A computed fold for a 71-nucleotide RNA from Paenibacillus roseus, annotated as transfer RNA. Its mean pLDDT, the model's own confidence on a scale to 100, is 82.
RNA sequence: ACGCUUUUAGUUUAGUGGUAAAACAAAGGUCUCCAAAACCUAAGAGGUUGGUUCGAUUCCAACAGAGCGUG
Numbered sequence: 001a002c003g004c005u006u007u008u009a010g011u012u013u014a015g016u017g018g019u020a021a022a023a024c025a026a027a028g029g030u031c032u033c034c035a036a037a038a039c040c041u042a043a044g045a046g047g048u049u050g051g052u053u054c055g056a057u058u059c060c061a062a063c064a065g066a067g068c069g070u071g
Stems, first nucleotide, its partner, number of pairs: 001070007010024004018054001027041004047063005
């Protein structure tokens, strides 16, 4: 330099054109003499900018980050 893959919550991952799921972590509560464990509750997310579409996390493009490969 070129090509390919990838980017979703604090972390690890799902999912799919019709308003995003879970686990762990953190917070609050119940319990306990206290703590731990267990149980319950709520909060928390689509890399950026455009395009297509009635509607985009999903499809397309560019850019940015990460990884792999070729020379």